């Protein structure tokens, strides 16, 4: 350095649910809260799923990276 990922250590993130705000909606933000996570950091680039509108050829606009790939950056170090 690459690969790999311990019942390791330090640090990190935060599902459901609740409250407030926000969006037509899928959802989002903040606080509480922890089911989990070794990229559950970032990028909607490809696929999937979901929403809205128009429509029946499907199209357009969105949401989701904690659905799967891809790109990119990164902490730790037993076997």
């Nucleotide at each position: 350095g690459c690969g790999u990922g311990a019942c390791a250590a330090a640090g990190g993130c935060a599902a459901a649910c609740c409250a407030a705000c926000u969006g037509u909606g899928a959802g989002g933000u903040u606080g509480g809260g922890a089911c989990g996570c070794a990229a559950a950091g970032c990028c909607g680039u490809g696929g999937g799923u979901c929403u809205u509108c128009a429509a029946u050829a499907u199209g357009a606009a969105g949401a989701u990276u904690g659905c799967c790939a891809g790109g990119u950056u990164a902490c730790c170090a037993a076997a």